[in-house]
Context: one part of a larger RNA
RNA sequence: CGCGGCUCAGGGAAUUCGGCAAGUUAGCCCCGUACGUUCGCAAUAAGGGGUGCCUAUCGUCUUGCUACGAUAGGUUUCAAUGACCAGAAGGGCUCGACUGUUUACUAAAAACACAUCUGACUGCCAGUCCGAAAGGAUUUGUACAGUCAGAGACCCUUGCCCAGUGCCAGCACCUGAACACUCCGUUCAAGGAGACGAAGGGCUGGUAAACGGCGGCAGUAACUAUGACUGUCUUAAGGUAGCGUAGUCCCUUGCCAAUUAAUUAUUGGCCCGAAUUAACAGGGCAACGAGGUCCUUACUGUCCCGAGCCGUGGCCCG
Numbered sequence: 001c002g003c004g005g006c007u008c009a010g011g012g013a014a015u016u017c018g019g020c021a022a023g024u025u026a027g028c029c030c031c032g033u034a035c036g037u038u039c040g041c042a043a044u045a046a047g048g049g050g051u052g053c054c055u056a057u058c059g060u061c062u063u064g065c066u067a068c069g070a071u072a073g074g075u076u077u078c079a080a081u082g083a084c085c086a087g088a089a090g091g092g093c094u095c096g097a098c099u100g101u102u103u104a105c106u107a108a109a110a111a112c113a114c115a116u117c118u119g120a121c122u123g124c125c126a127g128u129c130c131g132a133a134a135g136g137a138u139u140u141g142u143a144c145a146g147u148c149a150g151a152g153a154c155c156c157u158u159g160c161c162c163a164g165u166g167c168c169a170g171c172a173c174c175u176g177a178a179c180a181c182u183c184c185g186u187u188c189a190a191g192g193a194g195a196c197g198a199a200g201g202g203c204u205g206g207u208a209a210a211c212g213g214c215g216g217c218a219g220u221a222a223c224u225a226u227g228a229c230u231g232u233c234u235u236a237a238g239g240u241a242g243c244g245u246a247g248u249c250c251c252u253u254g255c256c257a258a259u260u261a262a263u264u265a266u267u268g269g270c271c272c273g274a275a276u277u278a279a280c281a282g283g284g285c286a287a288c289g290a291g292g293u294c295c296u297u298a299c300u301g302u303c304c305c306g307a308g309c310c311g312u313g314g315c316c317c318g
């Protein structure tokens, strides 16, 4: 010096990206227990008290032995779940509802899954998938079924746009290949023309929990400011309800408030939002989480600021 372990005055997170690590708490019995809530929970919430041994009495169990408990009295220690074993607690916000799953060997998560919601296809020799085919899976199932896609408990909701792209349907008409047909080619042939006319396209509609999209410039109220209002250009329609400096905000350490002596943190408001926004779901939400973040109490060698000890290895001498 490395690794493992123990102890520490006073202070108590001043350490640090961050209480990382360590410490605190701890079993059982009794009392007691808030906000919130989907009434199940939250909850061992929080916060208190007790706990050994001896004696007596009583109770329960048992055929009995025994075991367990209650009450009263006594008694020892600094300390009685005396060692071992054995939750630190509370509050705010966020993401994901939850239990679960995952990168065997750097990621356990907010990712995946999930119950549930929605859309599409399919009437069974179906639809979807594998195969060149025979054949096979779904299925010896039958729409309360199966496949595909998206969202992801629950609650309140899910606005406008079908112009583009896609999908579906229709179709008087237009377009639309070859074969076959008719005609021309003096006969045959090459060749030419015509008529017929499938899918598709044109055309007409539908469809956004399909892919997607959801404006600009001026003026205007009796202080000022602001602009309910008006004009105008323009679009398929011009972003609704919500939420909002956000896990999304460049400016930004936005402004105000709370918290601190002091806070680029955090929370609550405001917000014309560079570039939020409604199943690539929007907004809430009890419970849950080795998720993320902030605060408080307790506690501590994390630190002020070091010190000592034990074990083991290294190192030195032999």
Base pairs, nucleotide, nucleotide: 001313002312003311004310005309006308007307008306010304011303014302019299027051028050029049030048031047036041038153052075053074054073055072056071057070058069059068060067076080088297089296090295091294092293093292094291095289096288100112101111116151117150118149119148120147121146122145127138128137129136130135154284155283156282157281159214160213161212164211165210166207167206168205169204170203173202174201175200181194182193183192184191215233216232217231218230219229242276243273254270255269256268257267258266
Predicted 3D model of a 318-nucleotide part of an RNA (large-subunit ribosomal RNA, domain IV) from a hypersaline lake metagenome. The RNAcentral record of the full RNA draws on SILVA.